Predicted 3D model of a 73-nucleotide RNA (transfer RNA) from a Pseudomonadales bacterium. NCBI's taxonomy places the organism under Bacteria, Pseudomonadati, Pseudomonadota, Gammaproteobacteria, Pseudomonadales. The coordinates come from a structure-prediction model, not an experiment, and the mean pLDDT is 80.
RNA sequence: GCCGCCAUAGCUCAGCUGGUAGAGCAGCUCACUUGUAAUGAGAAGGUCCAGGGUUCGACUCCUUGUGGCGGCA
Numbered sequence: 001g002c003c004g005c006c007a008u009a010g011c012u013c014a015g016c017u018g019g020u021a022g023a024g025c026a027g028c029u030c031a032c033u034u035g036u037a038a039u040g041a042g043a044a045g046g047u048c049c050a051g052g053g054u055u056c057g058a059c060u061c062c063u064u065g066u067g068g069c070g071g072c073a
Base pairs, nucleotide, nucleotide: 001072002071003070004069005068006067007066010025011024012023013022019056028042029041030040031039049065050064051063052062053061
């Protein structure tokens, strides 16, 4: 330098042939317990890496950039 993949909650990851974003764990509250843990219940937590485009509508499609990983030279 060229090619490919990835970027979504604090962490690990789903998501969809475009229609108002979810799980597990962690954290918080409550119950249970003499107390802790475990267990159960509940609530909260996101500008879906950034800019531009297409569209009535974009996490999703196109494009550029940034960061990470891998391959080739």